[in-house]
RNA sequence: GUAGAAAGUGGCAAACCAGAGGUAACUCUGGGACGCAAAGCAACGGAUCCUUGUUAAGGUUUUUAGGAUAGCCGAGCUGCCUACA
Numbered sequence: 001g002u003a004g005a006a007a008g009u010g011g012c013a014a015a016c017c018a019g020a021g022g023u024a025a026c027u028c029u030g031g032g033a034c035g036c037a038a039a040g041c042a043a044c045g046g047a048u049c050c051u052u053g054u055u056a057a058g059g060u061u062u063u064u065a066g067g068a069u070a071g072c073c074g075a076g077c078u079g080c081c082u083a084c085a
Stems, first nucleotide, its partner, number of pairs: 001084004011036002016031006034071001040077002044074003047069005
């Protein structure tokens, strides 16, 4: 530098349960393992979702404002092991 077939020191941890935070999406801690070779970091682009605005209302939309998801996809930054050169 390239790759992730096999293996592995080890790492992370879905659903679900308990506790805590939040209007909510969801998050954090503990238990728990469906999976993961970046399931490490980070909301830049797309996507999905929540709240809010708008409307007489139902609703529609992102043309208002704010937020969630990195374990939805792409781009960015960093890194372990193994194999090959």